[in-house]
Context: one part of a larger RNA
């Protein structure tokens, strides 16, 4: 290249967008471009093969065939790809009515805690622990009441509950904005799927200027543990952790499980909608969605099993023994940490 695979053994890109590419429903008509068939013509010779012959034989050397799987040309064929033309309406989309939601983002708002300030009461202790010290307190702590500040974070409601591609998202109100679901009926008439470059999003942490700072805490300091203790316990406590604007671009960004489409018993919970039967709550049918079981089938075994790991097709993206190594050069991004692409030598 062929192959064989990626949930746990190497292997799904953390996610979407989307040009290029590659792939694409039904019906009809036209052409043949791919395809198929036959025909011709070229595919030097030697040599390979097969055959028969000459040198005693063989190597060798003759003679015939095959072979040269190709290209070019024509004659037919027209199912299928593809090309044009013309319809259709199931893919896919718009409108209509209705629906649930921590789904984005801007203001404003509240209450409980915790801290600290002020003031009252009120006295020798508080705190913290496995025990205990550092540590706070007679300059009145600690409980307790009042009353103000500030910053953060929203108990309960809560739910294998809901939303979002995915990170992720929960106090209340406005407002401004994305998606998504039924229903039925109108419209458009394959407008669709995947996506290499590429563009965007993108948790903590962490960098940059400005601001903020209760709580909580890397680093740090102290007091215990301990042979030692640069640790686990304890007081403290400073970047950080909030905020606005720019960077960083990574993670067990996991369902370790790429997207899409269509087929293959059920049974049981749950959130959202519509429908029917009987009439106040059931029954029962349908659509989206989220669990738990489990039939086929699949698997190395775990297990998965209409939300597939089953049966298939369409695209991308990856893998190829273990260490070196996600390292070393180089590029490219980046203020810097670093990131991304990515080997070799040796080894075993």
């Nucleotide at each position: 290249c062929u192959g064989g695979g990626c949930g746990u053994a190497a292997a799904g890109c953390g996610c979407a967008c989307g040009c290029a590419g590659g792939c694409g429903g039904u019906c009809c008509g036209c052409a043949u471009a791919g395809u198929c068939a036959g025909g011709a013509g070229u595919g030097a010779a030697a040599g390979c093969c097969c055959u028969g012959g000459g040198c005693u034989c063989a190597a060798c050397c003759c003679g015939g065939g095959a072979a040269u799987u190709g290209c070019u040309u024509u004659u037919g064929a027209u199912a299928c790809u593809g090309g044009c033309g013309g319809g259709c309406u199931u893919g896919a989309a718009u409108c209509a009515c209705g629906g649930a939601g921590a789904g984005g983002g801007u203001a404003g708002g509240g209450g409980a805690a915790u801290u600290c300030c002020g003031a009252g009461u009120g006295u020798a202790g508080a705190g913290g622990u496995g025990a205990a010290a550092u540590u706070c307190g007679u300059a009145g702590a600690u409980a307790u009441u009042c009353g103000g500040a500030a910053g953060a974070a929203c108990a309960c409601c809560a739910g294998u509950g809901g939303c979002g591609a995915a990170g992720g998202c929960g106090c209340c109100u406005a407002c401004c904005u994305g998606g998504c679901c039924g229903u039925u009926g109108a419209u458009u008439g394959a407008c669709g799927c995947u996506c290499a470059u590429g563009u965007g999003c993108g948790a903590a942490a962490g960098c940059g200027u400005g601001g903020g700072g209760a709580g909580c805490a890397a680093a740090c300091a102290g007091g215990a543990u301990u042979a030692g203790a640069u640790a686990c316990c304890c007081u403290g406590g400073u970047a950080g952790u909030c905020c606005a604007c720019g960077c960083c671009g990574u993670a067990a960004a996991c369902g370790a499980u790429g997207a899409g489409u269509g087929c293959u018993a059920g049974a049981u919970g749950u959130u959202g909608g519509g429908g029917u039967g009987c009439a106040u709550g059931c029954a029962u049918c349908u659509c989206a969605g989220u669990g738990u079981c489990g039939c086929a089938g699949c698997u190395a075994a775990c297990g998965c099993g209409u939300u597939a790991a089953g049966c298939a097709c369409u695209c991308c993206g990856c893998c190829u023994g273990g260490g070196g190594a996600g390292u070393a050069c180089g590029g490219c991004c980046g203020c810097a940490a670093g990131g991304u692409u990515a080997a070799a030598a040796c080894u075993c």